Predicted 3D model of a 107-nucleotide RNA (SAM riboswitch aptamer (S box leader)) from an Actinomycetes bacterium.
RNA sequence: ACAUCAUCCAGAGCGGCUGAGGGACGGGCCCGUCGACGCCGCGGCAACCAGCGAGCCCGGGCCCCGGCCCGAGCGGCGCAUGGUGCCAAUGCCCGAGACGAUGAGGG
Repeated sequence: ACAUCAUCCAGAGCGGCUGAGGGACGGGCCCGUCGACGCCGCGGCAACCAGCGAGCCCGGGCCCCGGCCCGAGCGGCGCAUGGUGCCAAUGCCCGAGACGAUGAGGG
């Protein structure tokens, strides 16, 4: 490359640089020289993965006999430490059993 699974109507912007396009694709509708898109810095959102914890459960142990300790598992609740991601508009809307994006584990 590729396939699989999950999610995609919630949420979160300032500054600097640059300078004409951008919102994947077709149509629409928007954003944009009152500087969009992109890049960088800082800030933030979220909770996918890891981590930690509450809690649950199982096994073992201790004793003052209803508690404590150790270990395995779960962890839908919490934290936000690490790895990503994201911060106009429902993935902007419509279209496709399609496509795309992000994460995770494969390969």
Of the family's consensus pairs, 96% are formed in the model.